[in-house]
RNA sequence: CAUCGAGACCGGCUGAGGGAAAGGCCCUUUGACGCCGGGGCAACCUGCAACGCUAACCACGUUGCGAAGGUGCCAACUCCUGCGGCGUAUCCAGCCGACAGAUG
Numbered sequence: 001c002a003u004c005g006a007g008a009c010c011g012g013c014u015g016a017g018g019g020a021a022a023g024g025c026c027c028u029u030u031g032a033c034g035c036c037g038g039g040g041c042a043a044c045c046u047g048c049a050a051c052g053c054u055a056a057c058c059a060c061g062u063u064g065c066g067a068a069g070g071u072g073c074c075a076a077c078u079c080c081u082g083c084g085g086c087g088u089a090u091c092c093a094g095c096c097g098a099c100a101g102a103u104g
Stems, first nucleotide, its partner, number of pairs: 001104004009038005017027003022081003039074003044070002047065006078100001083097004
């Protein structure tokens, strides 16, 4: 700096926790978390094409296509909320933003 409302699970080992923290609410002995093997998703890095820009090329931007490799990911919107604003008689719901976090 960009993205975070979509997408993608089986087997083996182990054995009680896990969802970052707090509060909720969930998942879990019909086996969680973790590790290993295989499979998959996605398209950030990466490849190609078209268009824009340019005198032209490069670079850059947009769109589309692809998936060999490097990451990442495969319960729930980043599971929800906390802070501020809009909203409301007040509160709630809902919406927007910030903070925090994750990935590149």